[in-house]
Molecule: Bacterial RNase P class A
Organism: Burkholderiales bacterium
RNA sequence: GAAGUCCGCCAGACCGUCGCUGCCUCCGUUCGCGGAGGGAGAGGAAAGUCCGGGCUCCAGAGAGCAGGAUGCCGGGUAACGCCCGGCCGCAGCAGCCGCGGCUUCGCCGCCGCGGUCAAGGCGAGGAACAGGGCCACAGAGACGAGUCGCCCCCGGUCGCACGGGGGCGGGUGAAACGCGGCAACCUCCAUCCGGAGCAACACCAAGCAGCGGACGACCAGCAGUCGAGGCGGCUCGCCCAGUCCGCGGGUAGGUGGCUCGAGCCCACCGGCGACGAUGGGCCUAGAGGAAUGACGGUCGGGGCGCGCGCGAGCGCGUCCGUCACAGAACCCGGCUUAUCGGCGGGCUUCGCCU
Numbered sequence: 001g002a003a004g005u006c007c008g009c010c011a012g013a014c015c016g017u018c019g020c021u022g023c024c025u026c027c028g029u030u031c032g033c034g035g036a037g038g039g040a041g042a043g044g045a046a047a048g049u050c051c052g053g054g055c056u057c058c059a060g061a062g063a064g065c066a067g068g069a070u071g072c073c074g075g076g077u078a079a080c081g082c083c084c085g086g087c088c089g090c091a092g093c094a095g096c097c098g099c100g101g102c103u104u105c106g107c108c109g110c111c112g113c114g115g116u117c118a119a120g121g122c123g124a125g126g127a128a129c130a131g132g133g134c135c136a137c138a139g140a141g142a143c144g145a146g147u148c149g150c151c152c153c154c155g156g157u158c159g160c161a162c163g164g165g166g167g168c169g170g171g172u173g174a175a176a177c178g179c180g181g182c183a184a185c186c187u188c189c190a191u192c193c194g195g196a197g198c199a200a201c202a203c204c205a206a207g208c209a210g211c212g213g214a215c216g217a218c219c220a221g222c223a224g225u226c227g228a229g230g231c232g233g234c235u236c237g238c239c240c241a242g243u244c245c246g247c248g249g250g251u252a253g254g255u256g257g258c259u260c261g262a263g264c265c266c267a268c269c270g271g272c273g274a275c276g277a278u279g280g281g282c283c284u285a286g287a288g289g290a291a292u293g294a295c296g297g298u299c300g301g302g303g304c305g306c307g308c309g310c311g312a313g314c315g316c317g318u319c320c321g322u323c324a325c326a327g328a329a330c331c332c333g334g335c336u337u338a339u340c341g342g343c344g345g346g347c348u349u350c351g352c353c354u
Base pairs, nucleotide, nucleotide: 001350002349003348004347005346006345007344008343009342010341012299013298014297015296016295017294018293020041021040023038024037025036026035027034028033043325047336048335050334051333052332053331054330055197056196057195058194067193068192069191070190071189072086073085074084075083076082087125088123089122090121095116096115097114098113099112100111101110102109126188127187131186132185133182134181135180143178148169149168150167151166152165153164154163155162201256202255203254204253210247211246212245213244214243215242216226217225218224229239230238231237263282264281265280266279267278269276270275300323301320302319303318304317305316306315307314308313
C1' cells in the first nucleotide's frame, strides 16, 4: 500500500415565516383559562412482540405430578435462550504447497483437481450399556441378524448336496457388526418457571337506576283528619308518583400511574474481555383518538442524459423533499428483521521499501 474480515459511530447541514404538544417565568383572570417571553420536542431500529426483568393487580403453607424452557467449561449481569473468554467439531474463501493442461522446453501467466486452510463464519455442543423407535438409495445383509465368494473343523453322504461352528475376502454404502449412528423422534438427567398485563392498577365523579330521610294545617306531642306534587287554569280521573337532602357501588368524563432511570457523558483504577469500583458533570419527548408539522431559500447528496479526460474524475442540463429504512404510546436489557450513503478503528494475508 492492496485485499479480506470484524467492531464501533453518524443518519443531510443552516436560515426565514406560520402552526402543534409539554415545561419555566411574568401579566391578566369570570379560576375554566387567556396573553407575552424563554427553552425542549421520535429511533438505531421507535418495527416484529421472540426471550429476560422492573412495576401493578390477583392467587398462593410445603412438597410432588402434569406442562413449558434451557443444556461443552468458566465468567459477566437485576435476569436471560443475551454478552465475554476458552475447548471441541463442521464447512470453507483468499493465501501457500503439489499434480495436470494451455502457452514457446523452461520462467511468468491462465485454467482445472487435490492437500493444508489466516483473520473470520457456523454449531438445539448433556446422556445412545435405563428403555422404546428410526437408519433413505445401493447392497446378500442396516443392528433383528444374515450368507455373495473362498478356506478349515464337526455332523452327514459311496462321493457330492445339505446342516452347525470358525476364519478370510470382494462389492454396495454416510455407516458392514464395533457395546455402530441418530436425542432437531419419544425418552432420561440437571437447572429454571404461579397467572394476567398500563385497556395493569389507584383516586375524583355528572346523568340514569337503587336505598334512607325530610318537607303544610288542626294538636303541647302521638294517633287521626284535611291537605300538599305531576298531567298548562278548575273538576273527575290517572300516576312502581312530586321537591329537596343524604348514602354506597359506579358508567360517561377527568386525574394519577408517566418518565430521575439496572439513566447518559468524561476521567481514572481493576479485569485478556464482557463488565465492575470511585470521582466529577448533565437532565435528554411524555402525546393520548394521540403533538413532533407546512411552506420557502442556500449548500450538500442521489438518478438520468450529453461533453471532456488514458484513468480516478470533472463540467453542463434535467429530475428527485417518499433525498435510506422508517414514527414513540409504562419503562428497561437483549435477539431478529429493514436500511441510500458516509466516517473511524482492530485483526489476518499478500506485495514493496529500509